[in-house]
Context: one part of a larger RNA
RNA sequence: CCAUAUUAAAGGAACUCGGCAAAUUGCCUCCGUAACUUAGGGAUAAGGAGGACCGUUUUAUUAAAAAAAAAUGGUGGCACAAAAUCGGGAGCGACGACUGUUUACUAAAAACACAGGACUCUGCAAAGCGGUAACGCGAUAUAUAGGGUCUGACACCUGCCCGGUGCUGAAAACUUAAGUGGAGAGGUUUGUUGCUUAUUUUAUAAAAUUCAAGCUUUAAAAUUAAUGUUCAGUAAACGGCAGCUGUAACUAUAACAGUUCUAAGGUAGCGAAAUUUAUUGUCGGGUAAGUUCCGACCUGCAUGAAUGGUGUAACGAUUGCUCCGCUGUCUCUAAUAUGGUCUCA
Numbered sequence: 001c002c003a004u005a006u007u008a009a010a011g012g013a014a015c016u017c018g019g020c021a022a023a024u025u026g027c028c029u030c031c032g033u034a035a036c037u038u039a040g041g042g043a044u045a046a047g048g049a050g051g052a053c054c055g056u057u058u059u060a061u062u063a064a065a066a067a068a069a070a071a072u073g074g075u076g077g078c079a080c081a082a083a084a085u086c087g088g089g090a091g092c093g094a095c096g097a098c099u100g101u102u103u104a105c106u107a108a109a110a111a112c113a114c115a116g117g118a119c120u121c122u123g124c125a126a127a128g129c130g131g132u133a134a135c136g137c138g139a140u141a142u143a144u145a146g147g148g149u150c151u152g153a154c155a156c157c158u159g160c161c162c163g164g165u166g167c168u169g170a171a172a173a174c175u176u177a178a179g180u181g182g183a184g185a186g187g188u189u190u191g192u193u194g195c196u197u198a199u200u201u202u203a204u205a206a207a208a209u210u211c212a213a214g215c216u217u218u219a220a221a222a223u224u225a226a227u228g229u230u231c232a233g234u235a236a237a238c239g240g241c242a243g244c245u246g247u248a249a250c251u252a253u254a255a256c257a258g259u260u261c262u263a264a265g266g267u268a269g270c271g272a273a274a275u276u277u278a279u280u281g282u283c284g285g286g287u288a289a290g291u292u293c294c295g296a297c298c299u300g301c302a303u304g305a306a307u308g309g310u311g312u313a314a315c316g317a318u319u320g321c322u323c324c325g326c327u328g329u330c331u332c333u334a335a336u337a338u339g340g341u342c343u344c345a
Stems, first nucleotide, its partner, number of pairs: 001340008010331002014329001019326001027051005036041001038153001052075008076080001088324007095316002100112002116151007128137003154311004159241003164238002166234005173229002179223002184218008196206004242260005269303001270300001281297005
């Protein structure tokens, strides 16, 4: 000097990002117990009193005891739940309803899940999924069933927009693949027609050419599905939900009016918020003093309704603020015990 324990005058959070750590509390019996509430809870709420040992009596009997409770008298100690084990409490907010799950080895949470809600697909050889296939799961199930997506108890609710993207449906027209089709064009082989030249006197050979057939290459019109174009529906599908100008008998403001654009212009709620830049907004509360906190206001840079909105008892090793108790966290350090660091051998 460090670690682990124990103790401490006076003060008692002045420490610190923050009461981190430590301390307080702790068991049983009796009394007593608020707001709020989903009437179950909250609650061991909070806050008090008693507690050892030895007799006597009663409950209150019992074959006789034991054990328990109450009343009453006494005894000892610094200390009687004598050690160990063993909740500190209260108030106001945020988020998530809850119990649960999670980053094995830096995150336990407001993240995930959840019961509940909604949409959508699926009629069974189901949809969906795995597999090349056979086949298997779904399911020895059958729409009160199974798959997918979103939301997330409960209460009150969930507004407007289908123009864009997506999905579903409709079928008049247009568009459209392979396939079917095969006009036409080319190549090649054989035969044939006619012409020219050569040889020979009536035929042969060679080259270009006509036609026919075979094989083959290419190929137009025509025919033809879903899709797409088109039309409609659909937002608890993806998503979106405006400006400008004027106006009331002080001023200010604008119920009102005008105008432009849009698919429609943000409804109920909530609001400087886990969202507010300016911002430590303004007012009120708490403090001697409060960028945090609580209650309001609304000027919402850039809130808002299952990407759910607003509340909410209970719950939380969550998170912000405050109070009581308590303390070496601190003013301000000190001492003791044990072990180590260090020095010497």
The part of an RNA shown here (large-subunit ribosomal RNA, domain IV) has 345 nucleotides and comes from a wastewater metagenome. It matches the Rfam family "Bacterial large subunit ribosomal RNA". Its family is annotated with ribosome and structural constituent of ribosome in the Gene Ontology. The prediction has a mean pLDDT of 83. RNAcentral holds the full RNA, with entries from SILVA.